Predicted 3D model of a 72-nucleotide RNA (transfer RNA) from Lutibacter sp.
Its mean pLDDT, the model's own confidence on a scale to 100, is 82.
Rfam family: tRNA. The family's RNA type in Rfam is transfer RNA.
The sequence is in RNAcentral, with records from ENA.

[in-house]
RNA sequence: GGGCGAUUAACUCAAUGGUAGAGUGCUACUUUUACAUGGUAGAAGUUGAAGGUUCGAUCCCUUUAUCGCCUA
Numbered sequence: 001g002g003g004c005g006a007u008u009a010a011c012u013c014a015a016u017g018g019u020a021g022a023g024u025g026c027u028a029c030u031u032u033u034a035c036a037u038g039g040u041a042g043a044a045g046u047u048g049a050a051g052g053u054u055c056g057a058u059c060c061c062u063u064u065a066u067c068g069c070c071u072a
Stems, first nucleotide, its partner, number of pairs: 001071007010024004018055001026042005048064005
């Protein structure tokens, strides 16, 4: 230099173009003499960035950033 892949909640990961979810973690309550475990409820997302297509984009297209792999 060329090719491929990943980027979504604090972390690990899902998500046929049609209200963005799960587990762990966090907060409150409950349970306990207390802690842990368990139970109930809740909060936490400009889906890496910019633009385009579309009635509608995490998803399709273009550019770009970071990381990883292959190749010269």